Small-subunit ribosomal RNA from Hippophae gyantsensis, 1530 nucleotides, folded computationally. The source organism's lineage runs through Eukaryota, Viridiplantae, Streptophyta, Embryophyta and Hippophae. The sequence is in RNAcentral, with records from SILVA. Model confidence (mean pLDDT): 81 of 100.
RNA sequence: AGAGUUUGAUCCUGGCUCAAGAUGAACGUUGGCGGCAUGCUUAACACAUGCAAGUCAGACGGGAAGUGGUGUUUCCAGUGGCAGAUGGUUGAGUAACGCAUAACAACCUGCCCUUGGGAGGGGAACAACAGUUGGAAACGGCUGCUAAUACCCUGUAGGCUGAGGAGAAAAAGGAGGAAUCCACCCGAGGAGGGGCUCGCAUCUAAUUAGCUAGUUGGUGAGGCAAUAGCUUACCAAGGCGAUGAUCAGUAGCUGGUCCGAGAGGAUGAUCAGCCACACUGGGACUGAGACACAGCCCAGACUUCUACGGGAGGCAGCAGUGGGGAAUUUUCCGCAAUGGGCGAAAGCCUGACGGAGCAAUGCAGCGUGGAGGUAGAAGGCCUACGGGUCAUGAACUUAUUUUCCCAAAGAAGAAGCAAUGACAGUAUCUGAGGAAUAAGCAUCGGCUAACUCUAUGCCAGCAGUCGCGAUAAUACAGAGGAUGCAAGCGUUAUCCAGAAUGAUUGGGCAUAAAGCGUCUGUAGGUGGAUUUUUAAGUCCACCGUCAAAUCCUAGGGUUCAACCCUGGACAGGCAGUGAAAACUACUAAGAUGGAGUACGGUAGGGGUAGAGGGAAUUUUUGGUGGAGCGGUGAAAUGCGUAGAGAUCGAAAAGAACACCAACGAUGAAAGCACUCUACUGGGCUGACAUUGACACUGAGAGACGAAAGCUAGGGGAGCGGAUGGGAUUAGAUACCCCAGUAGUCCUAGCCAUAAAUGAUGGAUAUUAGGUGCUGUGCGUAUCGACCGGUGCAGUGUUGUAGCUAACGCGUUAAGUAUCCUGCCUGGGGAAUACGUUCCAAAGAAUGAAACUCAAAGGAAUUGACGGGGCCUCGCACAAGCGGUGAAACAUGUGGUUUAAUUCGAUGCAAAGCGAAGAACCUUACUAGGGAUUGACAUGUCGCGAAUCCUCUUGAAAGAGAGGGGUGCCUUUCGGGAACGCGGACACAGGUGGUGCAUGGCUGUCGUCAGCUCAUGCCGUAAGGUGUUGGGCUAAGUCCCGCAACGAGCCAAGUUAGCUCUUAAUACAGGAUCGUUCAAGUCAGGUUUGGAUGCUCCAGAAUCUUUUCGAUUGUUCGUUCGAGAACUACUAUCUUUGGCUCUGGAACCGUGAACAGACUGCCGGUGAUAAGCCAGAGGAAGGUGAGGAUGACGUCAAGUCAUCAUGCCCCUUAUUCCUUGGGCGACACACGUGUUACAAUGGCCGGGACAAAGGAUCGCGAUCCCGCGAGGGUGAGCUAACUCCAAAAACCCAUCCUUAGUUCGGAUUGUAGGCUGAAACUCGCCUACAUGAAGCCAAAAUCGCUAGUAAUCGCUAGUCAGCCAUACGGCAGUGAAUUCGUUCUCGGGCCUUGUACACACCGCCCAUCACACUAUGGGAGCUGGCCAUGCCCGAAGUCAUUACCUUAACCAUAAAGAGGGGGAUGCCAAAGGCAGGGCUAGUGACUGGAGUGAAGUCGUAACAAGGUAGCCGUACUGGAAGGUGCGGCUA
Repeated sequence: AGAGUUUGAUCCUGGCUCAAGAUGAACGUUGGCGGCAUGCUUAACACAUGCAAGUCAGACGGGAAGUGGUGUUUCCAGUGGCAGAUGGUUGAGUAACGCAUAACAACCUGCCCUUGGGAGGGGAACAACAGUUGGAAACGGCUGCUAAUACCCUGUAGGCUGAGGAGAAAAAGGAGGAAUCCACCCGAGGAGGGGCUCGCAUCUAAUUAGCUAGUUGGUGAGGCAAUAGCUUACCAAGGCGAUGAUCAGUAGCUGGUCCGAGAGGAUGAUCAGCCACACUGGGACUGAGACACAGCCCAGACUUCUACGGGAGGCAGCAGUGGGGAAUUUUCCGCAAUGGGCGAAAGCCUGACGGAGCAAUGCAGCGUGGAGGUAGAAGGCCUACGGGUCAUGAACUUAUUUUCCCAAAGAAGAAGCAAUGACAGUAUCUGAGGAAUAAGCAUCGGCUAACUCUAUGCCAGCAGUCGCGAUAAUACAGAGGAUGCAAGCGUUAUCCAGAAUGAUUGGGCAUAAAGCGUCUGUAGGUGGAUUUUUAAGUCCACCGUCAAAUCCUAGGGUUCAACCCUGGACAGGCAGUGAAAACUACUAAGAUGGAGUACGGUAGGGGUAGAGGGAAUUUUUGGUGGAGCGGUGAAAUGCGUAGAGAUCGAAAAGAACACCAACGAUGAAAGCACUCUACUGGGCUGACAUUGACACUGAGAGACGAAAGCUAGGGGAGCGGAUGGGAUUAGAUACCCCAGUAGUCCUAGCCAUAAAUGAUGGAUAUUAGGUGCUGUGCGUAUCGACCGGUGCAGUGUUGUAGCUAACGCGUUAAGUAUCCUGCCUGGGGAAUACGUUCCAAAGAAUGAAACUCAAAGGAAUUGACGGGGCCUCGCACAAGCGGUGAAACAUGUGGUUUAAUUCGAUGCAAAGCGAAGAACCUUACUAGGGAUUGACAUGUCGCGAAUCCUCUUGAAAGAGAGGGGUGCCUUUCGGGAACGCGGACACAGGUGGUGCAUGGCUGUCGUCAGCUCAUGCCGUAAGGUGUUGGGCUAAGUCCCGCAACGAGCCAAGUUAGCUCUUAAUACAGGAUCGUUCAAGUCAGGUUUGGAUGCUCCAGAAUCUUUUCGAUUGUUCGUUCGAGAACUACUAUCUUUGGCUCUGGAACCGUGAACAGACUGCCGGUGAUAAGCCAGAGGAAGGUGAGGAUGACGUCAAGUCAUCAUGCCCCUUAUUCCUUGGGCGACACACGUGUUACAAUGGCCGGGACAAAGGAUCGCGAUCCCGCGAGGGUGAGCUAACUCCAAAAACCCAUCCUUAGUUCGGAUUGUAGGCUGAAACUCGCCUACAUGAAGCCAAAAUCGCUAGUAAUCGCUAGUCAGCCAUACGGCAGUGAAUUCGUUCUCGGGCCUUGUACACACCGCCCAUCACACUAUGGGAGCUGGCCAUGCCCGAAGUCAUUACCUUAACCAUAAAGAGGGGGAUGCCAAAGGCAGGGCUAGUGACUGGAGUGAAGUCGUAACAAGGUAGCCGUACUGGAAGGUGCGGCUA
């Protein structure tokens, strides 16, 4: 000193929580020692038992014991004296002069100290005792005797009262041989103690605002120690209160204690001071002192004894008991010390006190061992299996003894010569012994120091907060280890701190909680400049006090410390004295700047009342006219042939005032607009007078206060809650439409609220500018108006400094300062409840708590989203072509079935997918039969080479039996290599689980154009900038601009990782040799492809002739334009080359290499850029076409069954072998395809043209057989050679003629073929026969932009064969359309809103239903407290009274004074009655509220949330809500 927690992240606001310290503590667990402290916080509940206050025989009489007697001694009931008012306990009551502090005058004071004086003379009783007597007892009654320091009288004294006269009024002795000592009386003084008064201070609540009748004061009297309404009679009507009276609740106060940096907050155990109480209530007596804890009287409750008549008692003293409680000790020792009472003293008493006991309750201290010792021991735990760690260590060696045990010695505390010690044989000390007797508790996810394993599997549990746990938990539980503290440790409770979270120090109020709707103004607070006075505040000095203890500090004593002792002291409070005079205040004075007043001018929807006006609307009436009008997204209700709507004229009514009109005016705000008049408030401005601080703010108080609403009376055109109808809809109590009542308007009166907002209280001063507008001045200027300059008042905008969490504010502050006022203190509960005030009502104002959550909130950021916006792209739509969806079949999936129908894949992105091929095998499934170191790997031991053959059994696997055989290397005769068999153990094996533990691989958005970084800059930060902007592109492609400058991935590029199209160039290769057939206008063959011979290439001419068909083209012909090809047949000429040789060129495909295309060129356009458009050239033109290539990331996407792999699981089985079955089932649903429905076709016959592949366990020619599948034969080919191989659509020609057909081919039957041990479940093919549905397909939906779609075949892989109509590849024929971006889907950039961030499949509101919780109302019911009135009235003081009685004195005759008893009166506790107030508990029923993984109904809010939302008000509806009126922008 801070930390955690709201968010995806950030800053702020704001609460909650934690870390520190403390305690009279308690609980859990553990426990060695002594020292010093502390110990019923709860029931002021009830108490058994014992003790806690007695003492004096030197006050007195007497009794008893003892003795032979006297004396003496001891003990004692009684009289008497002093003390029982102290000490000790407790905190119920008390909000008070109770306490604290500081003062004060009208008082008392036993014992004690100092001092003055005195004690003369007399007298009468009562206890005890004796006798008698009552009672159960407690306790008495009567008669008689007696003493005193008990009592009484008298004399005298000082003192007291009184002006004086005068009055009242003391005493006691005891002890001693004596001196003398102790007592006694009257005074004076002191000390200490006590009573009383007063200033200031002392908790909460205004949902307690008025209280008071002896109340406030006076006079007289009484009373007291003393003042006093303390009491009483009379008089007056006061006294207290917003600076909080009264009432209510709570509470002993203080020194101090705990916390805090302090200011302060909390608290009031132990110790100390004061107060109060003593079973509850009342009362007095005695006394110096009490209204008395262990005294008395009365009443009450309770307990107890009783002979029923009456008695006794009070632990909140010390122990102790019960009870209550989470919880608090021994029925101990002693008066040795300290202190107290009595006493002359000895002494006695003392549960005060001194000690011990119990308790880790606290504080501080000590110990549980030290040193050496590595084989890094055993063992535990972890492990990557190497090791690591416990471990700087146990054992072991060595020394020591605080403590412990034993023994010896042994205190201080004791004072004053001696005696006297409970503690105590204690503290301490000496010796001997032996490491001996002694460690736990909590924590280990972050905060917060300390980590792993096992087990568990949202279970059990943890948790102060955030939160852990759903199969790899550092968070639960255990273990190992670690950390912290340590005779303790942890938890709980409480207080303070942190919390600047009540802010004086030291906070705030535009948007987070918070400015009253606005103004006037009382009290109060604050207040301009100058001079003067005083000294209240202020400042300085001194003095008194604030007990001691504590705290702090300097010393000292316990071995240290805790603890104890001695001394010292700061700050601060209160009071007093003195001094200062700046500031505040007071006093006095004059002044003018603040503020008013008067005067001139001026702007204005400022207010109130009255009068007038036109436009529009509606209605009525009259005319014209004749079919619709009206309304909506579309309609309908509605109006209209009884004449609407439209149009023209006339009339009536009510309400509102177009244009001007403007971030323009005005008003305190609400508000205010046609024109004119009357009355009236305020502002601004100008200059000179005038008053002279008269000011600012403002609790209460008062006034005004939109709309809605209310009362009464008018008015009622339009609009229009409610209501009715029509639509919309799943519904539609709404949005839309047609009607329409209150209301809206006026008069009079209520109401007092709005998002009454600038969400910003008022006043004053001060601090840069720029630019508008309104009002009004000044000067310059001009003929005048402008322009330009300048002042005051207002109103906007932009912006500096500064401020702010940011947004923003910014001379109109949210800046800098001062003054006054209102308000806030987490969210919800709560615009609430109760109470009170106001209101006719509706309601308004004030305004809690229980309970519940850990957040709620503000601003800004990045995303995502929007039935927000702008731009843009894509077979996305559109424009087209062809399909799917209907049929049959094939195939896959779901479902169902089954012994099994193995498993996986499930929107796009699963479903002819894994599977490029399930009859056995595959195969993972199922039934049966078997094996158990295993079908497979490595190591070890033993035997045997291996291998081969035969037989039995069995479905096979397997089991059993027999036979043959002897190799290779080294030879040291042991053995070794490979292989087989057998055994034991380590282990093998698993298509078992988890793709949500993983690697790898893959899909998808998407080949979309994006995703980032470094440095710099901006921002408190998250972040931003760069990457946005203007253009352009397929593209974040490029250009330009720019606080950015660069870079990376992706895109692009890519012959250096491809294919196709390919002109030219160069190179390599090929074009050869031979044969057969044939002699042609011919046919065939050969060559590794092609070409060639009978030509190619090149050039030239004629266009004539014949035939057929067509009229298409061309030439020619007439004009213009365009502009030159071709079919069939035939013939000719020239030249060259070849077939001989030589040479050249051309050609062909393949292989390899290279080249080419780059917007390069021209023109236009564009910013002169990037680029775009058009053109030329070219084989190809604007990425030439296609493929491979897939950024950061998303989907816990897919895969543990390709493979790999952690963990878990199985181990005579979840492994392995085998036979058969299954993966092929079949009411059904879906996906992907094939074949079709036909004439652009089908069938038959003939004819033509490919590319790319494959082939030796193979492809298989030829020939023969078979209708055919195929069979036989077997040439050739290891392939540019042979074979598969026939391409098909196409062309020519025949038939079919619109029909379920010569379309279509399913299904089924029969007969065959092929593969293979095997074709039943379950293969393919062939022939013959059979000949189903289907005639173009609903809603919906898919693909495709050019060599594409469509259509036609061919081929490979897998493969014995094949369920292939699949899939990969190949070539043939070969289209149509694209206006365009409104809409659908998806993507991208920018921007905007957001209450979303699991991100719209989001969030979220209210009713209803269920459960639980607290709470309000409630007929009431039951308690408690308080006051009031009345009744009754104990004890008792006081007063009265002559009824009774009476020793001292007087008298002595009666009587009297005085006393006692009784009676009466006032007051008066308890009790009773009555109606109240406050408060607590409870209550049928009832109201809302809160909380609660998966209930119901809707969807109100957040996006334009799909009708913008919200505020006030009124009506209305299952509910959120809807609508009307006015307001706000959040």